[in-house]
Context: one part of a larger RNA
RNA sequence: CUGGGCGUAAAGCGUACGUAGGCGGUUAAGUUAGUCGAAUGUGAAAGCCCAAGGCUUAACCUUGGAAUUGCAUCCGAUACUGCUUGACUAGAGUACAGUAGAGAAAAGCGGAAUUCCAUGUGUAGCGGUGAAGUGCGUAGAUAUAUGGAGGAACACCAGUGGCGAAGGCGGCUUUUUGGACUGAUACUGACGCUGAGGUACGAAAGCGUGGGGAGCAAACAGGAUUAGAUACCCUGGUAGUCCACGCCCUAAACGAUGAGAACUAGAUGUUGGAGGAAUUUUGUCCUUUAGUAUCGCAGCUAACGCAGUAAGUUCUCCGCCUGGGGAGUACGACCGCAAGGUUAAAACUC
Numbered sequence: 001c002u003g004g005g006c007g008u009a010a011a012g013c014g015u016a017c018g019u020a021g022g023c024g025g026u027u028a029a030g031u032u033a034g035u036c037g038a039a040u041g042u043g044a045a046a047g048c049c050c051a052a053g054g055c056u057u058a059a060c061c062u063u064g065g066a067a068u069u070g071c072a073u074c075c076g077a078u079a080c081u082g083c084u085u086g087a088c089u090a091g092a093g094u095a096c097a098g099u100a101g102a103g104a105a106a107a108g109c110g111g112a113a114u115u116c117c118a119u120g121u122g123u124a125g126c127g128g129u130g131a132a133g134u135g136c137g138u139a140g141a142u143a144u145a146u147g148g149a150g151g152a153a154c155a156c157c158a159g160u161g162g163c164g165a166a167g168g169c170g171g172c173u174u175u176u177u178g179g180a181c182u183g184a185u186a187c188u189g190a191c192g193c194u195g196a197g198g199u200a201c202g203a204a205a206g207c208g209u210g211g212g213g214a215g216c217a218a219a220c221a222g223g224a225u226u227a228g229a230u231a232c233c234c235u236g237g238u239a240g241u242c243c244a245c246g247c248c249c250u251a252a253a254c255g256a257u258g259a260g261a262a263c264u265a266g267a268u269g270u271u272g273g274a275g276g277a278a279u280u281u282u283g284u285c286c287u288u289u290a291g292u293a294u295c296g297c298a299g300c301u302a303a304c305g306c307a308g309u310a311a312g313u314u315c316u317c318c319g320c321c322u323g324g325g326g327a328g329u330a331c332g333a334c335c336g337c338a339a340g341g342u343u344a345a346a347a348c349u350c
Stems, first nucleotide, its partner, number of pairs: 004321003007304002012318001014201004021194003025088007033081002035077003039073004049065006091191001092188004096183004103177007110154001115149007125136002162169002206247006215241002220236004258317006266295012299306002323350003332343004
């Protein structure tokens, strides 16, 4: 370089936006850059290949041809690609009217429960376990009633339900705000797809500063268990979990399945719309559309399985893989307060 691949064997960046680049709808005219054809010039000789000839043959040598797939000039072709100009509406978008939603941010409010405090009633246990003990309790606990404080999480509804690019999002109200879907008309007129670098977001844990701290709970302490028990079980308990601001940038960040487009049997649910049939209404049935879920044909697959939400049939663009270990490590570089992250080998060995 060519190739073969990426659900589970090695392999889809955690996700999106977007620069360069790559690719790009219908139609007319022009141009002829790419593309195609002819001619001319050039493409040294030797060598390779073909033919004939010369050394007694051969190797070798001589002559001629072919080849030299290239480059330049010029003439021509105009389907496709490019470029220029004009037009179009099927892609994309805007306007209008609606719909659903735990989408996001800020502020306020609510009830149940746990814990603690105060007071009343009340008396000897409570708690916990396989069984116990540590622990709490006559300085009055547990239980029960009233009042108060404070923090965190939001039972039922709740659903292979919804929303979001992913991470993720669940009490109620208000304000601000992003996106999606549907309908019919009008408008813009290819404005599109992908996307190396780049930028933004990115669970949990962790870090910095300042708050907060009810419950839970790494570390730690004690009690058990055990041969031991630096564990599993129990009683406590600090970081942390919560808030504000700033970092970190990793996950089995999973559908282990990149994004976009087109096409390819059916069946059954379910969520959000739109339309229609019949109907007194509810309910029912049919069509269409955007999701979501289960089964299943062709096809694909090593098999499992996937199967219109493809892992089927094709196209465009990006990322990634190339035996196991060494190793996602060392060195270097960049980033970070640190923890560490990203990029990323080799020797050696099987």
A computed fold for a 350-nucleotide part of an RNA from a metagenome, annotated as small-subunit ribosomal RNA, central domain.
Model confidence (mean pLDDT): 88 of 100.